[in-house]
RNA sequence: UAUCCAUCAAGAGUAUGUGAGGGGUUUGGCCCUAUGAUCAUACGGCAACCUGCUUAUCAGAGUAAGGUGCCAAAGCCAAGACGAUGGGAG
Numbered sequence: 001u002a003u004c005c006a007u008c009a010a011g012a013g014u015a016u017g018u019g020a021g022g023g024g025u026u027u028g029g030c031c032c033u034a035u036g037a038u039c040a041u042a043c044g045g046c047a048a049c050c051u052g053c054u055u056a057u058c059a060g061a062g063u064a065a066g067g068u069g070c071c072a073a074a075g076c077c078a079a080g081a082c083g084a085u086g087g088g089a090g
Base pairs, nucleotide, nucleotide: 003088004087005086006085007084008083013043014042015041016040017039021032022031023030025080026079027078028077029076044071045070046069049067050066051065052063053062054061055060075082
């Protein structure tokens, strides 16, 4: 990169620096934002997809050490195209 499967209405933020936009795209809404958007870093947290461990074994339950992911609002909402994360096979 093309492909398959699962999930995308639950949950989880502070500090420092930066300094005006942001919520992916189109249209229409709605919302966040100088009581600091965005991005970065640090620390913290959530979850439980994969591995590990415990229990147990048809299944399942638990844990959170490791690999990811995530931490405004349903992927913000509607429509359309699409996309994101995890896992598998080639």